[in-house]
Context: one part of a larger RNA
RNA sequence: GACGAACGCUAGCGGCAGGCCUAACACAUGCAAGUCGUGGGGCAACAGGUCCUUCGGGAUGCUGGCGACCGGCGCACGGGUGCGUAACACGUAUACAACCUACCCUUAAGAGGGGGAUAGCCCGGAGAAAUCCGGAUUAAUACCCCAUAGUUUCCUCUGAUCGCAUGUUUGGAGGAAUAAAGUUUCGGCGCUAAAGGAUGGGUAUGCGUCUGAUUAGCUAGUUGGUGAGGUAACGGCUCACCAAGGCUACGAUCAGUAGCUGGUCUGAGAGGAUGACCAGCCACACGGGAACUGAGACACGGUCCCGACUCCUACGGGAGGCAGCAGUGAGGAAUAUUGGACAAUGGGCGCAAGCCUGAUCCAGCCAUGCCGCGUGGUGGAUGACGGCCCUCUGGGUUGUAAACACCUUUUCUUCGAGACUAAUAAGGUGCUAUACGCACCGAUGCAGGUAUCGGAGGAAUAAGCACCGGCUAACUACGUGCCAGCAGCCGCGGUAAUACGUAGGGUGCAAGCGUUGUCC
Numbered sequence: 001g002a003c004g005a006a007c008g009c010u011a012g013c014g015g016c017a018g019g020c021c022u023a024a025c026a027c028a029u030g031c032a033a034g035u036c037g038u039g040g041g042g043c044a045a046c047a048g049g050u051c052c053u054u055c056g057g058g059a060u061g062c063u064g065g066c067g068a069c070c071g072g073c074g075c076a077c078g079g080g081u082g083c084g085u086a087a088c089a090c091g092u093a094u095a096c097a098a099c100c101u102a103c104c105c106u107u108a109a110g111a112g113g114g115g116g117a118u119a120g121c122c123c124g125g126a127g128a129a130a131u132c133c134g135g136a137u138u139a140a141u142a143c144c145c146c147a148u149a150g151u152u153u154c155c156u157c158u159g160a161u162c163g164c165a166u167g168u169u170u171g172g173a174g175g176a177a178u179a180a181a182g183u184u185u186c187g188g189c190g191c192u193a194a195a196g197g198a199u200g201g202g203u204a205u206g207c208g209u210c211u212g213a214u215u216a217g218c219u220a221g222u223u224g225g226u227g228a229g230g231u232a233a234c235g236g237c238u239c240a241c242c243a244a245g246g247c248u249a250c251g252a253u254c255a256g257u258a259g260c261u262g263g264u265c266u267g268a269g270a271g272g273a274u275g276a277c278c279a280g281c282c283a284c285a286c287g288g289g290a291a292c293u294g295a296g297a298c299a300c301g302g303u304c305c306c307g308a309c310u311c312c313u314a315c316g317g318g319a320g321g322c323a324g325c326a327g328u329g330a331g332g333a334a335u336a337u338u339g340g341a342c343a344a345u346g347g348g349c350g351c352a353a354g355c356c357u358g359a360u361c362c363a364g365c366c367a368u369g370c371c372g373c374g375u376g377g378u379g380g381a382u383g384a385c386g387g388c389c390c391u392c393u394g395g396g397u398u399g400u401a402a403a404c405a406c407c408u409u410u411u412c413u414u415c416g417a418g419a420c421u422a423a424u425a426a427g428g429u430g431c432u433a434u435a436c437g438c439a440c441c442g443a444u445g446c447a448g449g450u451a452u453c454g455g456a457g458g459a460a461u462a463a464g465c466a467c468c469g470g471c472u473a474a475c476u477a478c479g480u481g482c483c484a485g486c487a488g489c490c491g492c493g494g495u496a497a498u499a500c501g502u503a504g505g506g507u508g509c510a511a512g513c514g515u516u517g518u519c520c
Stems, first nucleotide, its partner, number of pairs: 001519003005516005012373006018366002020331001025329003029326003034073003039070002042066002046064003049060004080284003090208007099201002104197004109192002112146004122135005152177009162167001182189002210256003217247003222244008259281004263274004286307005309320004337363001339362003345359001346357004376407004386398005412457006421447001427441005464509005469490003475504005485492002
């Protein structure tokens, strides 16, 4: 000098930031991922309409709309944590002639015909429940079949170009395989195959990346080859066979510790230390394992199995996973509200209206930090009173300090006015290159009656903490008497203590000041 700090004393305000460093310990409760009726059959609740009515009510999907269900997209993002990991994990630089990429953009083709089911609904049954079973029936942008087919894929033949070894790119001929979905308010929104782009990822390699030799040898899919399987893709990635290799004193192996980086702190720099907040990457989601679905996961709020733990049970069997936001217990020196809003920014779905969003934006708590402001200003000596000290009828000091006079009103109290943040959406009007775009109009504000501004009042509401032997700015008195105590080092204290305790005075910082811890 610095800090995600803690502790002691003290405390007026504002702005901006930060806030479980410990038990990746266990978790009550609520919320954190839904959406689409312009995909579908339908219709539980609500509202409206219509019909019936014994006036109690009942019927009817007819309309707005819509629970549950089928289907689509999303749930792989966003948010959390740092367990593991010394590794191509990360950083940096390259490579892919070895790869994938939903939604989006561009280009240019296509969408013909048919079929069988199954949720839901209805009926019946089992169970305490979770849930499950049987029968009948039904729809689709769900599923299947046929047709059509090229710059797709595969096979065969063939030409050219280029290179970086395998090869790449491109042309031609023949054969084979594979496609589609509708809906609409007629504006659109979607669907299929293909090529290119964009974005996001995957893989490989050079270099860099802690400590220990009181760890010296390590290795059997091990190292390489052939073939096969597998993958989006290369590869011992996996397997069969063959060979006997591969790493290591330039530190292998083993052990310990640790997420990495941009950065941060310090330092003149070199360097040292560090990796909170913010950003990028990685890893993980009760412990371990596995795959399914999908463009993408081996998936935090999905599935299955094993395990520990907790809960329910009719004892047969079931349910759960806060390292999401709040919150609870525990641990600890120590770290906050079971708040508001989707107004803005961003995300998901939707033609849209809109719905969802503990992302986010705000508010609450905490001097945890940084920055700013204030606690008044000017005058005022007979130098008051009081305190303290002394050589004590007196003097020194506190001290222009107070009183007192005048002034100001940041703050404060009260009264009133009152924001920026909002750009636009739907829709409308006009212009236009009529797809789209541009201009104008056009609902919407959590924070918040907040910030801010104005009026009135009145010095009114606001100072502490540590230190004063030397280092180190700042001294006297009393008490104590090697006691009580102080102390970072040197050292103080045994009867005149500037070093202990108190007081007066002083010094330094100041809404803080000290102490402790850690790093330079």